Source information
Model confidence (mean pLDDT): 88 of 100. This is a predicted structure of a 351-nucleotide part of an RNA (small-subunit ribosomal RNA, central domain) from a marine sediment metagenome. The RNAcentral record of the full RNA draws on SILVA. Rfam family: Bacterial small subunit ribosomal RNA.
Context: one part of a larger RNA
RNA sequence: UUGGGUGUAAAGCGCGUGUAGGCGGUCUGGUUAGUCAGAUGUGAAAGCUCCGGGCUUAACCCGGAAAGUGCGUUUGAAACUGCCAGACUUGAGUGCGGGAGAGGAAGGUGGAAUUCCCAGUGUAGAGGUGAAAUUCGUAGAUAUUGGGAGGAACACCGGUGGCGAAGGCGACCUUCUGGACCGUCACUGACGCUGAGGUACGAAAGCGUGGGGAGCAAACAGGAUUAGAGACCCUGGUAGUCCACGCCGUAAACGAUGAGAACUAGGCGUUAAUUCCGCAAUGCGGGACUAGUGCCACAGCUAACGCGUUAAGUUCUCCGCCUGGGGAGUACGGUCGCAAGAUUAAAACUC
Numbered sequence: 001u002u003g004g005g006u007g008u009a010a011a012g013c014g015c016g017u018g019u020a021g022g023c024g025g026u027c028u029g030g031u032u033a034g035u036c037a038g039a040u041g042u043g044a045a046a047g048c049u050c051c052g053g054g055c056u057u058a059a060c061c062c063g064g065a066a067a068g069u070g071c072g073u074u075u076g077a078a079a080c081u082g083c084c085a086g087a088c089u090u091g092a093g094u095g096c097g098g099g100a101g102a103g104g105a106a107g108g109u110g111g112a113a114u115u116c117c118c119a120g121u122g123u124a125g126a127g128g129u130g131a132a133a134u135u136c137g138u139a140g141a142u143a144u145u146g147g148g149a150g151g152a153a154c155a156c157c158g159g160u161g162g163c164g165a166a167g168g169c170g171a172c173c174u175u176c177u178g179g180a181c182c183g184u185c186a187c188u189g190a191c192g193c194u195g196a197g198g199u200a201c202g203a204a205a206g207c208g209u210g211g212g213g214a215g216c217a218a219a220c221a222g223g224a225u226u227a228g229a230g231a232c233c234c235u236g237g238u239a240g241u242c243c244a245c246g247c248c249g250u251a252a253a254c255g256a257u258g259a260g261a262a263c264u265a266g267g268c269g270u271u272a273a274u275u276c277c278g279c280a281a282u283g284c285g286g287g288a289c290u291a292g293u294g295c296c297a298c299a300g301c302u303a304a305c306g307c308g309u310u311a312a313g314u315u316c317u318c319c320g321c322c323u324g325g326g327g328a329g330u331a332c333g334g335u336c337g338c339a340a341g342a343u344u345a346a347a348a349c350u351c
Stems, first nucleotide, its partner, number of pairs: 003323004007305002012319001014201001016199002021194003025088007033081002035077008049065006091191001092188003095184004103177007110154001115149007125136002162169002206247006215241002220236004258318006266296007274288006300307002324351003333344004
């Protein structure tokens, strides 16, 4: 390389969008580039294979034939692929009518709680632990009542509930805004799928500038524990956590499962829409169907675990990736970054 693989053994890019490329629905006509068939030319000699012959045999040599996957020319076929033309509606999209949602952005508002400050009541403890101590408190703490300040997060509802491509999203109100779904079947007429590069987004931590800082809390300090304790426990506590703008671009970024399409028994929940039926009817219960989201399970698959119409089953298209362990996701070089570092990515050697 071919091949075989990619949930857990090595292997699905964190996730979208999209360029080139690859692949692509139904029908009709044309064309003959691919494709197929025939003919013909060429495919040097030697060699290989077959037949025959010559050295006593063989190796070796001589003669003949065949083969030579290929290429050119020419004649024909028209199913399939391509190309050209025309048509279609089921794929895809648009319109119209709906309801659901922590989808996103900005502005505003609210209550509970913690902390701090002021004032009142009040007096000797409080706090903390396995037990203590560091710590706070007669300069009046803890507790309790009233008032104020400020920051951050939104109990209950809350649910294998919902939304989003993923990261992720949870108080309330307003404005702006994206997507999906259901119904209708009016319109366009293959406009599609995937996607090397490219490009947008991307938790937390971290970085830059300027704010903010209640609680929590790396680092740090002290108290304990211990043989020691650079920890676990306790008392403090700074970056940070929050906001604005700009970087970083990584995670067990996980369903450890790429995207799209088709097909293949069922059963039980749940969310949203539509529709039908019943009833003691703003509602409740049941059935059907579509789109999600869960549990169980047949066939089948799997090394097993398990998966099982949300496939890891049966197939097709396209992309990424893997190819023994260590060395190593390292070195060097390139690209990116303010830096931290990220990305691309070996070899010697060794088992």